Record summary
Transfer RNA from a Candidatus Pacearchaeota archaeon, 73 nucleotides, folded computationally. Rfam family: tRNA. By type it is a transfer RNA.
RNA sequence: GCCCGAUUAGUCUAGUGGUCAAGGACGAGGCCCUUUCGCGGCCUAAACCCGGGUUCGAAUCCCGGAUCGGGCA
Repeated sequence: GCCCGAUUAGUCUAGUGGUCAAGGACGAGGCCCUUUCGCGGCCUAAACCCGGGUUCGAAUCCCGGAUCGGGCA
């Protein structure tokens, strides 16, 4: 230098064009339970890497960029 893949809450992950508010687990906070802790139950906050395009509508499709990983030279 070229090619391929990935990027979604603090962490892991589902979602391949519309559905409700982007869902779930762990973690965090609050409340309940408990003599207390733990376990358990309920609730809350928290995310689509960035820019542009296509479309009535984009996390999803296209282009460019960034970061990470892999391959070739």
The coordinates come from a structure-prediction model, not an experiment, and the mean pLDDT is 81.
The RNAcentral record of the sequence draws on ENA.